[in-house]
Molecule: transfer RNA
Organism: Alphaproteobacteria bacterium
RNA sequence: AGGGGUGUAGCUCAGCUGGUAGAGCAUCGGUCUCCAAAACCGAGGGUCGCGGGUUCAAAUCCUACCGCCCCUG
Numbered sequence: 001a002g003g004g005g006u007g008u009a010g011c012u013c014a015g016c017u018g019g020u021a022g023a024g025c026a027u028c029g030g031u032c033u034c035c036a037a038a039a040c041c042g043a044g045g046g047u048c049g050c051g052g053g054u055u056c057a058a059a060u061c062c063u064a065c066c067g068c069c070c071c072u073g
Base pairs, nucleotide, nucleotide: 001072002071003070004069005068006067007066010025011024012023013022019056027043028042029041030040031039049065051063052062053061
C1' cells in the first nucleotide's frame, strides 16, 4: 500500500427481511437474616466508534474517516 473482519450499557454479547434497542454478569434499592452471603423482586445506566447520504423511518442499506484483529505484498 491492497483485501477481509470487527466497533451496541461498566464487562461479555444478541438484535432476522429497515419499523424506533435487549439479555447475562456487575452496580444500586427492597424482601429474607442477629449480621452477611445465597436466593427472589425491582431500578438506574446507551448521542449503537464518528461524519455524510438514501428513506416516511437507519444499530441495520451506501459512503469518507478513526481504533482493533487477520491475510497478501